[in-house]
Context: one part of a larger RNA
RNA sequence: GGAUGAACGCUAGCGGCAGGCUUAACACAUGCAAGUCGAGGGGUAUGGUAGCAAUACCAGAGACCGGCAAACGGGUGCGGAACACGUACACAACUUACCUCUUUCUGGGGGAUAGCCUUCUGAAAAGGAGAUUAAUACCCCAUAGUAUGUGAAGGUGGCAUCACCAACACAUUAAAACUCCGGUGGAAAGAGAUGGGUGUGCGUCCCAUUAGCUAGUUGGUAGGGUAACGGCUUACCAAGGCGACGAUGGGUAGCUGAUGUGAGAGCAUGAUCAGCCACACGGGCACUGAGACACGGGCCCGACUCCUACGGGAGGCAGCAGUGAGGAAUAUUGGUCAAUGGACGCAAGUCUGAACCAGCCAUGCCGCGUGAAGGAUGAAGGCGUUCUGCGUUGUAAACUUCUUUUAUCUGGGAAGAAACCAUCUUUUUCUAAGGGUGUUGACGGUACCAGAGGAAUAAGCACCGGCUAACUCCGUGCCAGCAGCCGCGGUAAUACGGAGGGUGCAAGCGUUAUCC
Numbered sequence: 001g002g003a004u005g006a007a008c009g010c011u012a013g014c015g016g017c018a019g020g021c022u023u024a025a026c027a028c029a030u031g032c033a034a035g036u037c038g039a040g041g042g043g044u045a046u047g048g049u050a051g052c053a054a055u056a057c058c059a060g061a062g063a064c065c066g067g068c069a070a071a072c073g074g075g076u077g078c079g080g081a082a083c084a085c086g087u088a089c090a091c092a093a094c095u096u097a098c099c100u101c102u103u104u105c106u107g108g109g110g111g112a113u114a115g116c117c118u119u120c121u122g123a124a125a126a127g128g129a130g131a132u133u134a135a136u137a138c139c140c141c142a143u144a145g146u147a148u149g150u151g152a153a154g155g156u157g158g159c160a161u162c163a164c165c166a167a168c169a170c171a172u173u174a175a176a177a178c179u180c181c182g183g184u185g186g187a188a189a190g191a192g193a194u195g196g197g198u199g200u201g202c203g204u205c206c207c208a209u210u211a212g213c214u215a216g217u218u219g220g221u222a223g224g225g226u227a228a229c230g231g232c233u234u235a236c237c238a239a240g241g242c243g244a245c246g247a248u249g250g251g252u253a254g255c256u257g258a259u260g261u262g263a264g265a266g267c268a269u270g271a272u273c274a275g276c277c278a279c280a281c282g283g284g285c286a287c288u289g290a291g292a293c294a295c296g297g298g299c300c301c302g303a304c305u306c307c308u309a310c311g312g313g314a315g316g317c318a319g320c321a322g323u324g325a326g327g328a329a330u331a332u333u334g335g336u337c338a339a340u341g342g343a344c345g346c347a348a349g350u351c352u353g354a355a356c357c358a359g360c361c362a363u364g365c366c367g368c369g370u371g372a373a374g375g376a377u378g379a380a381g382g383c384g385u386u387c388u389g390c391g392u393u394g395u396a397a398a399c400u401u402c403u404u405u406u407a408u409c410u411g412g413g414a415a416g417a418a419a420c421c422a423u424c425u426u427u428u429u430c431u432a433a434g435g436g437u438g439u440u441g442a443c444g445g446u447a448c449c450a451g452a453g454g455a456a457u458a459a460g461c462a463c464c465g466g467c468u469a470a471c472u473c474c475g476u477g478c479c480a481g482c483a484g485c486c487g488c489g490g491u492a493a494u495a496c497g498g499a500g501g502g503u504g505c506a507a508g509c510g511u512u513a514u515c516c
Stems, first nucleotide, its partner, number of pairs: 001516004006512005013368006019361002021326001026324003030321003035068003040065002046059005075279003084204008094196001099192008107141004117130002147172005154165004177184002205251003212242003217239008254276004258269004281302005304315004332358001334357003340354001341352004371402004381393005408452005416443001421438007460505005465486003471500005481488002
């Protein structure tokens, strides 16, 4: 000099863009953050119409069965020094829901169960019993130019063991319907796309005042297990494997793209944004599923908190807000799904603290303003002085003329929106595609534009001995104090405190901390 997720002191006009618990992965009141589908299913409360009524018809929330989603999105950086990350390759021819393409099917039958209803029990959470009913829920059978397994004529390659292809035979293996008739689905197989899984080489902090470490340890055979390879696991066999090119142990740490600085080499950092990883009160475990060993799912143990009728139960903000605590220190219990994206749905649409916006904070960067021109009785006042005077503050003020950014008030007022969908229409056998009209804005009456009046609404902070731009007076008297270093202060202090003047930056200026 530059930089910061900064803090502190003094000060503060406006706007744009960004950023905002670095500490206690401490504990959390309250609300919200993952639902959706009636075009899978039974169907209740309730409402309407008709009826004296029974009842019939229409509409139909919530709850329930079922499907898909909930493994994404969002948060945090605890752990981890190793295939975790970065990079370069590879595949045991490993897996992949939804999506795209291709081929072939979608036949027949059955038994339950939730809900509703009734009864019992419990403080509650919840649980038990009875009766009853449906499905794209569940089960069985059939079918197969399908797949898998076993056998295998034959063929190709090879000297051969063998490897590959394979007619055929046997065994096993599928399905689901709904419909507004336009469509939407279900099953088997193959291919694609996408996303994951696994392995290997190289690179990635400090300590040798850590020198030896290792028994599933290193390798083999066989069995098991996995989507798949593998000591992944088990039995047996062999005795290996790693290490001064730093094993093992200890400490510290999420890694990277990048960021800061620097001429570069390098050094430091890893907030925001993006990729990967790890974690979800602490520890362990599996279930479901295409995908989890699952933040707002389950079980067990533990700590803690809460409710209780003492018998027993409930909970997990490192989601968004918010509270307490800790701290030098870090924001609103806001608005909207309008856009972008996601889940579900044929769709309308519903949900979405993702996201987009608004609020708070000079935390940073950038921009603008606090007026402009003229104006010498060089006014008054202040300060200095060699003191009837002069110098300086100083064109500064007053005064004259002008402008109106900004602030204030008044009026107008966006882009972000194109779609889905509805309707009309063109091409087309249909599907589908195109066109016209209509509809949709949280931000927001915001940005922006025009007008009104009036200099009106707006300057501070640090420093002035040298380094280092900027000097005098008064007070103090080794006191009070200053100080980054050198050093100032003991009676003429340009170094302390005040004043006048000056210098430097400027809505900021200084100080502290940290990095180059």
Small-subunit ribosomal RNA, 5' domain from Chitinophagaceae bacterium MMS25-I14, 516 nucleotides, folded computationally. The prediction has a mean pLDDT of 82. The RNAcentral record of the full RNA draws on ENA. The source organism's lineage runs through Bacteria, Pseudomonadati, Bacteroidota, Chitinophagia and Chitinophagaceae.